[in-house]
Molecule: Purine riboswitch aptamer
Organism: Marinitoga lauensis
RNA sequence: AGUAAAUAAAUGGACUCUUCCUAUAUAAUCCUGAGAAUACGGCUCAGGAGUUUCUACCAAACAGCCGUAAACUGUUUGACUAUAGGAAGGGAGUUGUGAAUA
Numbered sequence: 001a002g003u004a005a006a007u008a009a010a011u012g013g014a015c016u017c018u019u020c021c022u023a024u025a026u027a028a029u030c031c032u033g034a035g036a037a038u039a040c041g042g043c044u045c046a047g048g049a050g051u052u053u054c055u056a057c058c059a060a061a062c063a064g065c066c067g068u069a070a071a072c073u074g075u076u077u078g079a080c081u082a083u084a085g086g087a088a089g090g091g092a093g094u095u096g097u098g099a100a101u102a
Base pairs, nucleotide, nucleotide: 015091016090017089018088019087020086021085022084023083024082025081026056029049030048031047032046033045034044035043041066042065050057058078059077060076061075062074063073064072
């Protein structure tokens, strides 16, 4: 001086944006009230529950059912939001190397 392993201590550090994937939550669900329509109809508004949870709680299609009454039903497909993990890309910064000029 170098290599390998182990232990301890100290110092420095700059991150940020976008998109996508996965998981969890919530079933894009349920309950209640008021009003509205009536087979060419089946809707509107409000409140509540649900999440170690902010927000949201809808849309479309299909299939039923109700013989004119007051009540709707089922299925499928399609999101946003919160949190956690991951992937890709961009910006900024740092370091090293090379070239040109002085």